[in-house]
Order: sequence, then structure tokens, then C1' cells
RNA sequence: GGGGACGUAGUUCAACGGAAGAACAUCGCUUUUGCACGGCGACGAUGGGGGUUCGACUCCCCCCGUCUCCACCA
Repeated sequence: GGGGACGUAGUUCAACGGAAGAACAUCGCUUUUGCACGGCGACGAUGGGGGUUCGACUCCCCCCGUCUCCACCA
């Protein structure tokens, strides 16, 4: 320098154009003499910018970052 994959909640992962979900974690309530477990509930996210579209996590372009393959120099 070129190719490919990826970036979504604190963490691990879903959502293949139609109102972003789950588990764990955190907080509250409940339960218990008390703690833990369990039950119920709450909080919380699409890396940044632009484009296409009635509508974008999703498609296109640029940038940033991570992983990987190839090439070049030494």
C1' cells in the first nucleotide's frame, strides 16, 4: 500500500428496509428473623460524518478504531 471481517446497553450477543430485544450486571419492590436464591419492575445502546429511500442497525461513500490475509522496504 491492497483485500476481507467487525464496531449495537457496563459485559456477551440478537434484530438481513417498517416503532432496537435478550441474558448477565446495576437499582427498586417482594420474599426471609437476617443474608443469599427466587419472583416482579426500572435504568441503560446502533463508532463519527454524508448520501439513497416515504422509512436505514440494515444499502452506498468518506473518516476513526479492532482483528485477519497478501504485497513492499529494511
Molecule: transfer RNA
Organism: Planctomycetota bacterium